[in-house]
RNA sequence: AGAGUUUGAUCCUGGCUCAGGAUGAACGCUGGCGGCAUGCCUAACACAUGCAAGUCGAACGAGGCGCAAGCCUAGUGGCGAACGGGUGAGUAACGCGUGGGAAUCUGCCCCGAACUGGGAAAUACCCAGCCGAAAGGUUGGCUAAUGUCCCAUAGUCCCAGCACUAUCUGAGGUUAGUACUUUUUGCAAAGUUUGCUUGAUAUCAAAAGUAAACAAGAGUGAUUGUAGUAGCCUGAGAUAGUGCUGGGUAAAGUCGCAAGACGGUUUGGGAGGAGCCCGCGUCCUAUCAGCUUGUUGGUGGGGUAAUGGCCUACCAAGGCAGUGACGGGUAGCUGGUCUAAGAGGACGGACAGCCACAAUGGGACUGAGACACGGCCCAUACACCUACGGGUGGCAGCAGUUGGGAAUUGUUCACAAUGGACGAAAGUCUGAUGACGCAAUGCCGCGUGAAGGAAGACGGCCUUCGGGUUGUAAACUUCUUUUAUGUGGGACGAUUAUGACGGUACCACAUGAAUAAGGGCCUGCUAACUACGUGCCAGCAGCCGCGGUAAUACGUAGGGCCCGAGCGUUAUCCGGUAUUAUUGGGCGUAAAGAGUACGUAGGCGGUUAUGCAAGACAGUGGUUAAAUCCCCGGGCUCAACCCGGAAAUCGCCACUGUGACUGCGUAACUUGUCGUUAGCAGGGGCAAGCAGAAUUCUCGGUGUAGGAGUGAAAUCCGUUGAGAUCGAGAAGAAUACCAAUGGCGAAGGCAGCUUGCUAGGCUAUUUGAGACGCUGAGGUACGAAAGCGUGGGUAGCGAACGGGAUUAGAUACCCCGGUAGUCCACGCCGUAAACUAUGCACACUAGCUAUCAGAAGUAUCGACCCUUCUUGUAGCGUAGCUAACGCGUUAAGUGUGCCGCCUGGGAAGUACGGUCGCAAGACUAAAACUCAAAGGAAUUGACGGGGGAUCGCACAAGCGGUGGAGCAUGUGGUUUAAUUCGACGAUAACCGGAGAACCUUACCAGGGUUUGACAUCUAUCGAAAGUCUUAGAAAUAGGAUUGUGCCCGCAAGGGAACGAUAAGACAGGUGUUGCACGGCUGUCGUCAGCUCGUGGCGUGAGCUGUACCGUUAAGUCGGUAAACGAGCGAAACCCUCAUCGUCUGUUGGAUUUUUCAGACGAGACUGCCCUCUUUCGAGGGAGGAAGGCGAGGAUGACGUCAAGUCAGCGUGGCCCUUACACCCUGGGCUACACACGUGCUACAAUGGCAUCGACAAAGGGUUUGCAAAAUCGCGAGAUGGAGCUAAUCCCACCAAAAGAUGCCCCAGUUCGGAUUGAAGGCUGCAACUCGCCUUCAUGAAGCCGGAAUCGCUAGUAACCGUGGAUCAGCUAUGCCACGGUGAAUACGUUCUCGAUCCUUGUACACACCGCCCGUCAAGUGAGCCGAGUUGGCGGCACCCGAAUCAGGCAUUUAUUAUUGCCUGCCACGGUGAAGUCAGCAAGGAGCACUAAGUCGUAACAAGGUAUCCGUAGGGGAAUCUGCGGAUG
Repeated sequence: AGAGUUUGAUCCUGGCUCAGGAUGAACGCUGGCGGCAUGCCUAACACAUGCAAGUCGAACGAGGCGCAAGCCUAGUGGCGAACGGGUGAGUAACGCGUGGGAAUCUGCCCCGAACUGGGAAAUACCCAGCCGAAAGGUUGGCUAAUGUCCCAUAGUCCCAGCACUAUCUGAGGUUAGUACUUUUUGCAAAGUUUGCUUGAUAUCAAAAGUAAACAAGAGUGAUUGUAGUAGCCUGAGAUAGUGCUGGGUAAAGUCGCAAGACGGUUUGGGAGGAGCCCGCGUCCUAUCAGCUUGUUGGUGGGGUAAUGGCCUACCAAGGCAGUGACGGGUAGCUGGUCUAAGAGGACGGACAGCCACAAUGGGACUGAGACACGGCCCAUACACCUACGGGUGGCAGCAGUUGGGAAUUGUUCACAAUGGACGAAAGUCUGAUGACGCAAUGCCGCGUGAAGGAAGACGGCCUUCGGGUUGUAAACUUCUUUUAUGUGGGACGAUUAUGACGGUACCACAUGAAUAAGGGCCUGCUAACUACGUGCCAGCAGCCGCGGUAAUACGUAGGGCCCGAGCGUUAUCCGGUAUUAUUGGGCGUAAAGAGUACGUAGGCGGUUAUGCAAGACAGUGGUUAAAUCCCCGGGCUCAACCCGGAAAUCGCCACUGUGACUGCGUAACUUGUCGUUAGCAGGGGCAAGCAGAAUUCUCGGUGUAGGAGUGAAAUCCGUUGAGAUCGAGAAGAAUACCAAUGGCGAAGGCAGCUUGCUAGGCUAUUUGAGACGCUGAGGUACGAAAGCGUGGGUAGCGAACGGGAUUAGAUACCCCGGUAGUCCACGCCGUAAACUAUGCACACUAGCUAUCAGAAGUAUCGACCCUUCUUGUAGCGUAGCUAACGCGUUAAGUGUGCCGCCUGGGAAGUACGGUCGCAAGACUAAAACUCAAAGGAAUUGACGGGGGAUCGCACAAGCGGUGGAGCAUGUGGUUUAAUUCGACGAUAACCGGAGAACCUUACCAGGGUUUGACAUCUAUCGAAAGUCUUAGAAAUAGGAUUGUGCCCGCAAGGGAACGAUAAGACAGGUGUUGCACGGCUGUCGUCAGCUCGUGGCGUGAGCUGUACCGUUAAGUCGGUAAACGAGCGAAACCCUCAUCGUCUGUUGGAUUUUUCAGACGAGACUGCCCUCUUUCGAGGGAGGAAGGCGAGGAUGACGUCAAGUCAGCGUGGCCCUUACACCCUGGGCUACACACGUGCUACAAUGGCAUCGACAAAGGGUUUGCAAAAUCGCGAGAUGGAGCUAAUCCCACCAAAAGAUGCCCCAGUUCGGAUUGAAGGCUGCAACUCGCCUUCAUGAAGCCGGAAUCGCUAGUAACCGUGGAUCAGCUAUGCCACGGUGAAUACGUUCUCGAUCCUUGUACACACCGCCCGUCAAGUGAGCCGAGUUGGCGGCACCCGAAUCAGGCAUUUAUUAUUGCCUGCCACGGUGAAGUCAGCAAGGAGCACUAAGUCGUAACAAGGUAUCCGUAGGGGAAUCUGCGGAUG
């Protein structure tokens, strides 16, 4: 310090998640030791048992024990029990923190002063009785005190009064002078303009009068009132001190022979403690906005230690609140702790300070101190005892128990230390405390051995089978002893004594590697990888995600990585997160500017001078408890831990100073702001009146059959006369042209013309006031359309509605009608894409252009033009800004001020609550739950029922077909024991199959074999092999028989190949996966595309190059241009054909040197001419066999379709192994209601049949070949065997169509040939299932084919025959080749299909076969409403009224007490009406989620009716329609 995750990729916005640290933790696995800490976070739930506060006999009497000294103690009395210890329920408060303050008290302790005399009455214990189960109570009698009372005495104590002094406060009078001024008043100067009238005049001007308006009223004197200042005089109050007078109030003794000690009383101080008051700080909520009656203040009184509404009587009507009162929720506060770079955020367990509480509620008593945890009284709940009458209790003290819970310890030891209570002391008490115990709960430290040791052992795991790894690891050798065990010694803590811990820490010796390692993880983030198992299963997962047969992600193993007596998980907090932004964010399009203006509070505020010193700044002082943190030093062997010191504590308070800035006061200024004068433009607003064109309707005329409407129609109108046309009239609404990127207005909005009233703006030049300003929470006003209310009006248009169409449907789009409404008046509503999606104001920062309005200048006869200035409105653009798009002096730039708003998507602008509204609804405005994204801009593709350009047998123009028939063939389906398998739009379907009778063959049935039909290795035997024979369907099994080769070697023997037997390694598999692969192939497509280097542009994905203008078959070439070059493709190189030449010449040719075959060459390049052109090139022509790529072939870029093939071959993984292998016989692949594809033959006369009779090319042929002549047969064919190993012979002949002649004469035929019968032929072990051919006979369907659809542009289509592969034969009408005859047509690119380029839109990227919306149906989840119902809480009103306290009365007493009654206050309890919160609930309406449900197709492309916003109505649903608005 960052990282992962939205996308095909990019940048941004934005959320989610992770890596770090921490914990009073818990859980899982594991566990050697020690030190120091910590340990009920939940039920402030309930508690058995023991202990936690006593002590003093030197205060007192009494009793007991003891020989005595003395000891013990129930009671009276004193002190303590208000400390210490626990808990955090309550409390949002002067509770706490911090800093100040005045009206107080204070036991024990310390320092001073004075005193301590006399007397009295009771009582507990005890004794004698009584009651009670107990707890306990009661009557009578005796007695003491440092218990209680009285008298005396005292003052510096308390109360009252008087005098003096000091300080402070406030009042009245009077004198002087200052400032301001709303009163009243005296003195006091000069005008202007306009209208009208008169007068005069030829006319105007001038003059006078009158009326109105405007302007001016300077200056000066007195006076009223208010506010300061200074001097003098008068009288009052408070506080403190001193003095005097009067009154009140004290005491206790004990010990000691004594001295004296310890006490006691009064009083002044101190220390420490406690009470009270104030400033500031101290959580969330406005869906809590008004709260308050002792409330706020005053006077008198009461009360308290003390101030005070603390309480009371009276008086006044105040007090608090948007700087958040009141209410609700939550919570002890702090020092500090955790985290963080810091600022902050979260927390308040241990330790320390304060507060509050003690089963729950109330109350007082005692006391210095309590309203009292281990005290009292009352009430309530709970528990216990009981003789049923009545009693007792309070662990939130230490242990411990039950319960709750994920979860938290011993019913230990000791007062040895520290501290506390009492005591003169010894001492007693002390669950405070000191210790030990339990728990890996945390932090810290140590150990589980060290050195050597390679045959790199065994074993494990992996493996490419070579090896690698575990791994110096082990074994083994040498060594050590921290720890452990045993033995011995043995502390500090303690100053004289006293040690729980404890025979502990520590030290020494001995033994012996001996007693001691696990947890998590290993896809990325994130360090660490392989094998096996599993097969979207089981499971994992913090996020993205992994798992569907090769999982580094699941489980196991080996190995590795990280930590280590721990390691992981879960929970929570901070961080990262600038993701609430003070430091430190934003609002055109991502979430976000209010629809607009006015304006209150508030915030901010121009220039100069001066005063003050609140803010600010500086210095000093006080405080900021200790502990903690940081630094230094020291002590435990180190560390954790502990001790000492120093520093720090950013805050608060006080004092002093400064005067720049802010503020406050005073005095001025003019530039902000407002006004005067002279002009200007305008659909600015309101009201009244007027006008013409058009529409519709009514009446009348003319006139006749249609009109209207649409994509096409129909509903509709019309012979009762429409539409058309002419005339007259009525009515309502809106204002063509001008008109514009134009004008005005705050916005909404505003348009015929005229008049009246009225608001704002701009320009120019003087001048007046003098900061008067900007913004603006709440608030107020305005605010399109739709809608609502009342009353009018209604021509046209037109939600709803009716009808006609369209459609699968059509609650729509289109058409015919049509009601609300649209219009007016008055009143509501208050919303829009109310948009510039851009708040208002001010200042600054390059320009250019246009235009509305105004002004100045120049010029002109005048106007325009031109130059300049200002206010607006528009278009470009620099810097800068921006994620980009874009903005750019009208800012989205640079700054300032103020307001509004945002914080992931959905749920939701919804629910509940509140306010407004007649209603519709508006404003305000959540949560549960759910997802890991949602989103913006731009990029590349793909797509569009977007646009432009171009190409292709793509269409068109033609020729011939398919689809109908019969047959052939392939496929589907069905059937079957099996009908083996694969291929499925184009790119499967005469495809793999260039040939299924057996074989093939993979399928089925049956019969057999098991190291195997085939390969290698080992051992033994044998040569191999052939022939015959038995059983059997065969495979196979059995028998008989013949027989010894090749190489080396003298021989024995060995070797190679082959066969048999035996055992196991292994063979074998057309079993599976083409979605694990290689190779090969199809297709887009022989389409013109696909890329790279360097450079440039862009934050980037990417772009440029490759886009533009021409051209081409072509990214072919040229020109231009931030590009310049290059590569794979295109072209060319290769093959064949067409022409010619040369050479060669058998089997070809056959002598006019040609045909043919082979080889080598030539030839064609827009080279030449003309036209067009900038060039490339295009058009025409010549020559030429061939002309613009001459024709055809081979050749197929980057890639796409997880296209096809594991059955051609190869191959990884998986699977089978007496079977999924192998052999054999027979069957099947040939089935047959049917559907589809590809073909053949036809339907006939351009023909059929018969006869005659021409012209090819290219192939094939010898150990199963092609086969001639000749003979036989109607024929298929048979016999035969010349020739040929092929330019020689053969297939093979006369190739067929064509041509010639004849017959047929339009018919189911002399067309057509299916089907069937009979007889034959051929191949082959075999022709039944299931071959082909021949002859004779038979003679189906079919008369040119619906919707639709296919091929072809020249030697092509069409027609005709020939050959070959496979092959014994053949189903070939298929496929691949060959030649023969040989056309028609192309205007052209509107349309269909496909493709290329550019551009545009996009919510698509698996890319339109995309994406995606809503209802309905099913399941699940959470919340909302809900007739009602249950409970909690707090307040209000009323009733009741325990204990206590206060007051009064009575009783009683030696006194104080006591007791009773009444009143007041009042806890608990009860009742009522309302409120609030929560639980349950039949049912209801929505929301969210859930691989493959239903209906449609609303949105994204012009999404097929552009979409969206507001509003209203309608409809299964998405939605449709009307009105107004936006362009996103």
RNAcentral holds the sequence, with entries from SILVA. The RNA shown here (small-subunit ribosomal RNA) has 1528 nucleotides and comes from a Patescibacteria group bacterium. The coordinates come from a structure-prediction model, not an experiment, and the mean pLDDT is 82. Rfam family: Bacterial small subunit ribosomal RNA. The source organism's lineage runs through Bacteria and Bacteria candidate phyla.